This is a predicted structure of a 261-nucleotide RNA (Bacterial large signal recognition particle RNA) from Candidatus Aegiribacteria sp.
It was read from a public genome assembly, where an Rfam model found it.
The coordinates come from a structure-prediction model, not an experiment, and the mean pLDDT is 77.
[in-house]
RNA sequence: CUGUGCUAGGCGGGGAGCUAGCGGUGCCCUGUACCCGCAAUCCGCUACAGCGGGGCUGAAACAUCUGUGCGGCAAUGCUUAGCCAGACUGUUUUUAUGUAAGUAGUGUUGAUGAUCAGGACCUGUACGGCGUCAGCCCGUGAACCCCGUCAGAACCGGAAGGUAGCAGCGGUAAGCGAUGUCUGGCGGGCGAUGCAGAUCAACCUGAUCUGAGCUGGCUGCAGAUUGCACCUCGUGAGGCUUGUCCAGCAGAUAUGUACAG
Repeated sequence: CUGUGCUAGGCGGGGAGCUAGCGGUGCCCUGUACCCGCAAUCCGCUACAGCGGGGCUGAAACAUCUGUGCGGCAAUGCUUAGCCAGACUGUUUUUAUGUAAGUAGUGUUGAUGAUCAGGACCUGUACGGCGUCAGCCCGUGAACCCCGUCAGAACCGGAAGGUAGCAGCGGUAAGCGAUGUCUGGCGGGCGAUGCAGAUCAACCUGAUCUGAGCUGGCUGCAGAUUGCACCUCGUGAGGCUUGUCCAGCAGAUAUGUACAG
């Protein structure tokens, strides 16, 4: 070095979690890799750390080291934009309130206040107006089954005469339409209308008394309210950094025993 056997080993691995710890079941990553049984109110073990049974392979398909690296985990690290709550400060954010210093308006051609009367407002009623319904008036209105008159034609009769009756003409019923100077009923988002009552806090008008203020638009000021910013505490998310474990992949290295040649 070659051949035939055997043995160790291999026939997936990893992360978080769980656990005193290890492995597994469940979750996630990797990506294709023998089978069966067991297990989250867990299961099996104890540093040689799943257990039990069966099978294949077998010294390179193994093992070790290095690099790369999916993914996970940790941070009292950094950072971004949010959210919850709070605090006090700032603000030419918003909203009304108060005040009356300024300004503006108004006021001796009388402010303000007081008293009286009325208005407005409310209730009832009358009148008017409007609307609607009905009546009245007018027009229209029936092939036959409405009325009158019924030519012609028809029927009865020996005749005299009689009967029913279409069209036409005239009229009418229901219905339809028009008009509103008329009549009645009802209604109301009507009224420079009358009467009566109520209210009379406030508002408006007038009269009398009083006799210098009044208003609060704008600026200022005051205390609230609210937005924003700053600050504090908390909370979840994204990114970065550091640390840690690491599948897969790549490279390097090492190798048992028996017999025969």
It matches the Rfam family "Bacterial large signal recognition particle RNA". Rfam links the family to the GO terms SRP-dependent cotranslational protein targeting to membrane, signal sequence recognition and signal recognition particle, plasma membrane targeting. The family's RNA type in Rfam is non-coding RNA gene.